[in-house]
RNA sequence: GGGCUGGUAGCUCAAUGGUAGAGCAGCGGCCUUUUAAGCCGUUGGUUCUCGGUUCGAGUCCGAGCCAGCCCA
Numbered sequence: 001g002g003g004c005u006g007g008u009a010g011c012u013c014a015a016u017g018g019u020a021g022a023g024c025a026g027c028g029g030c031c032u033u034u035u036a037a038g039c040c041g042u043u044g045g046u047u048c049u050c051g052g053u054u055c056g057a058g059u060c061c062g063a064g065c066c067a068g069c070c071c072a
Base pairs, nucleotide, nucleotide: 001071002070003069004068005067006066007065010024011023012022013021018055026042027041028040029039030038048064049063050062051061052060
């Protein structure tokens, strides 16, 4: 330098172009002699950035940034 894959909650990951979600973690409560486990409830988002298409973009298109892998 070129190619491919990926970037969404604190972590791991979903989401057919049509209300952004789950598990874990956190917080509050129940239970328990206590801890752990279990149960109920709940908080939490610049969907990497900037543009474009569209009535509508996490999703499609362009450019860029970051990470990983391959080639040179």
Transfer RNA from a Verrucomicrobiota bacterium, 72 nucleotides, folded computationally. The coordinates come from a structure-prediction model, not an experiment, and the mean pLDDT is 80. Rfam family: tRNA. Rfam classes the family as a transfer RNA. NCBI's taxonomy places the organism under Bacteria, Pseudomonadati, Verrucomicrobiota.